c-di-GMP-I riboswitch aptamer, 94 nucleotides, folded computationally.
RNA sequence: UUCUGACCAAGGCAAACCCGAAGUAAUUCGGGGACGCAAAGUCACAGAUCCUACUUCCGGUAAAAAUCCGGUUGAGGAUGGCUGGGCCGCCAAA
Numbered sequence: 001u002u003c004u005g006a007c008c009a010a011g012g013c014a015a016a017c018c019c020g021a022a023g024u025a026a027u028u029c030g031g032g033g034a035c036g037c038a039a040a041g042u043c044a045c046a047g048a049u050c051c052u053a054c055u056u057c058c059g060g061u062a063a064a065a066a067u068c069c070g071g072u073u074g075a076g077g078a079u080g081g082c083u084g085g086g087c088c089g090c091c092a093a094a
Base pairs, nucleotide, nucleotide: 004092005091012037013036017032018031019030020029021028022027035081041087042086043085045084046083047082048079049078050077051076052075054074057071058070059069060068
């Protein structure tokens, strides 16, 4: 230095759920709370999944328009506790 995660030390994070707040929503933030985590530190770069007040078009409904329902295009967004990748990092055997 790389790989690895048995042991030890110092510590760290915090799922579900509950309360409050933000958002159309996915979800996020704060408090409580611990299922777990050696990167559950960090960056939305690639993939994946999810959402949409907005947008394109199609179908259904309707006499028509509008509304409503389902799908879809674009754009925007969410998740790092989904996978890969970048950067950084505590301890320590085989």

It was read from a public genome assembly, where an Rfam model found it. Its Rfam family is "c-di-GMP-I riboswitch aptamer". Its family is annotated with cyclic-di-GMP binding in the Gene Ontology. The prediction has a mean pLDDT of 84.